[in-house]
This is a predicted structure of a 543-nucleotide part of an RNA (small-subunit ribosomal RNA, 5' domain) from a metagenome.
Model confidence (mean pLDDT): 80 of 100.
Context: one part of a larger RNA
RNA sequence: GAACGAACGCUGGCGGCGUGGCUAAGACAUGCAAGUCGUACGGAUCAUUUCAUUGGGUAACCGAAGAGAUGAUUAGUGGCGAAAGGGUGAGUAAUGCAUAGGUAACGUACCCCGGACACCUGGGAUAGCGGCGGGCCUUCGGGCCCUUUAGCGAAAGUGCCGGUAAUACCGGAUAAUAUCCUGAUAUCGCAUGGUGUUGGGAUCAAAGGCUUCGGCUGGUUUGGGAGCGGCCUAUGUCGUAUCAGCUUGUUGGUGAGGUAACGGCUCACCAAGGCAGCGACGCGUAGCGGGACUGAGAGGUCGAUCCGCCACAUCGGGACUGAGACACUGCCCGGACCCCCACGGGGGGCUGCAGUAACGAAUAUUGCGCAAUGGACGAAAGUCUGACGCAGCGACGCCGCGUGCAGGAUGAAGCCCUUCGGGGUGUAAACUGCUGUCAGGGCUAAGAAAGGUGCGCCUCGGCGCAUUUGAUCGAUCCCAAAGGAAGGACCGGCUAAAUUCGUGCCAGCAGCCGCGGUAAUACGAAUGGUCCAAGCGUUGUUC
Numbered sequence: 001g002a003a004c005g006a007a008c009g010c011u012g013g014c015g016g017c018g019u020g021g022c023u024a025a026g027a028c029a030u031g032c033a034a035g036u037c038g039u040a041c042g043g044a045u046c047a048u049u050u051c052a053u054u055g056g057g058u059a060a061c062c063g064a065a066g067a068g069a070u071g072a073u074u075a076g077u078g079g080c081g082a083a084a085g086g087g088u089g090a091g092u093a094a095u096g097c098a099u100a101g102g103u104a105a106c107g108u109a110c111c112c113c114g115g116a117c118a119c120c121u122g123g124g125a126u127a128g129c130g131g132c133g134g135g136c137c138u139u140c141g142g143g144c145c146c147u148u149u150a151g152c153g154a155a156a157g158u159g160c161c162g163g164u165a166a167u168a169c170c171g172g173a174u175a176a177u178a179u180c181c182u183g184a185u186a187u188c189g190c191a192u193g194g195u196g197u198u199g200g201g202a203u204c205a206a207a208g209g210c211u212u213c214g215g216c217u218g219g220u221u222u223g224g225g226a227g228c229g230g231c232c233u234a235u236g237u238c239g240u241a242u243c244a245g246c247u248u249g250u251u252g253g254u255g256a257g258g259u260a261a262c263g264g265c266u267c268a269c270c271a272a273g274g275c276a277g278c279g280a281c282g283c284g285u286a287g288c289g290g291g292a293c294u295g296a297g298a299g300g301u302c303g304a305u306c307c308g309c310c311a312c313a314u315c316g317g318g319a320c321u322g323a324g325a326c327a328c329u330g331c332c333c334g335g336a337c338c339c340c341c342a343c344g345g346g347g348g349g350c351u352g353c354a355g356u357a358a359c360g361a362a363u364a365u366u367g368c369g370c371a372a373u374g375g376a377c378g379a380a381a382g383u384c385u386g387a388c389g390c391a392g393c394g395a396c397g398c399c400g401c402g403u404g405c406a407g408g409a410u411g412a413a414g415c416c417c418u419u420c421g422g423g424g425u426g427u428a429a430a431c432u433g434c435u436g437u438c439a440g441g442g443c444u445a446a447g448a449a450a451g452g453u454g455c456g457c458c459u460c461g462g463c464g465c466a467u468u469u470g471a472u473c474g475a476u477c478c479c480a481a482a483g484g485a486a487g488g489a490c491c492g493g494c495u496a497a498a499u500u501c502g503u504g505c506c507a508g509c510a511g512c513c514g515c516g517g518u519a520a521u522a523c524g525a526a527u528g529g530u531c532c533a534a535g536c537g538u539u540g541u542u543c
Base pairs, nucleotide, nucleotide: 001543002542003541004540006539007538008537009536010535013401014400015399016398017397018396019394020393021359027356028355030354031353032352035080036079037078040077041076043074044073045072046071047070048069049068050067051066053064054063055062056061087312088311089310096237097236098235099234100233101232102231103230106229107228108227111225112224113223114222115221116220117219119172122170123169129162130161131160132159133146134145135144136143137142147150151158152157178203179202180201181200182199183198184197185196186195187194188193208217209216210215238284239283240282245275246274247273250272251271252270253269254268255267256266257265287309288308289307290306291302292301293300294299314335315334316333317332318331337348338347339346340345365391367390368389369388373387374385375384376383377382404434405433406432407431414425415424416423417422438484440479441478442477447473448472451468452467453466454465455464456463457462487532488531489530490529491528492513493512494511498527499526500525501524502523508515509514
């Protein structure tokens, strides 16, 4: 000198864009952060309407229970999602990351392209639903009354009986280019082997929904693709030798199990190996990279915000479901802690967004909206989305703007210095004229809007017209008005900028040299000056 996720002191007008728990991966009140589909399914409730029955009434009409249709809502079964998105960096020195390869050792839901299929109105359940105190009546549907408002339980929750549906579950059938077994043959290769062609045998599938009847959408099996992932190899990846030897599933083999897949991954047996001065093993520290800061560069330091990968989700362990997890707001067990309790037993996990106390030098709102982008579900309308878009707070940073402009005295007053003559503050002020940035008040456009709905056309992909969707931001224009808007550090040398007074080795200053003991340009104050400026200094850290 530059830089900062900074803090502290003094000061503080506006805007834009960024950025903001670095400490206790310590503890958390409260709300929200993952749902969606009724075009998969049976119910339940409500509304409208039709039909037939019945009671009252002269009739209009009113009431009751029943069946059907349409629409709406939805607890449950079922499907998809919940493994993404979001947070943090505790652990990890290599099971990680980066770069380059390999997989002839692998997987893949949704998406795209292609082939084939969906027959037998096959079957049995289960949730939802109804019932589960006592008495009376009954047309056997049920109704009425009483009480402790009703299986059990304080609650969380859960039992028994009856009966029902499906794209839920389970059989049978059909099936190859799928998988496996067994032959023949061609070709290729880096060993195990790969890729084709052709025989035989065995095994395995399905689901419907809507419809204007044109179709749309979903299902099963299979080949290919894309994207995503698993595994393997090489090289690189901090300090320490005051860590020199380490290792028994250890190193290799045979066989078996297991996995999507290779493999001591696991197991039985066999052998005695394997690593290490090119640093094994131990100890300490640490997420890694793209990058950031600095520097002429080489290099040094760092890894906040954004992007990629990894790891973790109160601590430790385990599996289940699933295409995918050993799963942040899923399950089970154990530990610590907290909460409820009728003492029998239950519930919880902010390292999501806000927020709380604590810690600390120190870090924000319990805000608005799904309008946009993206995601989940849905045929769609749409619903959900603390992702995201915005707003709020903080000079925390960078950038921009303002606090007026012109004229105005041999020069007011005040203050300071003085050799008492004068000099400085100083065109500075007053005063005169002008302008209108920002802040304030008013009217308010385009745009951020793509989409949705209706109508018409159509080559069925879309196109045109009308209407509708903005949380938030928003120019220009008009009004008024110099009004509301300047401070901080320094002035001995380094280092730009000096005088007077006070103090008297005191009080104090200080980055280094050093100042202060009676004339201090170095302490304190004043005047003047210098440098920066909505900031200026100090401290910390890095180069």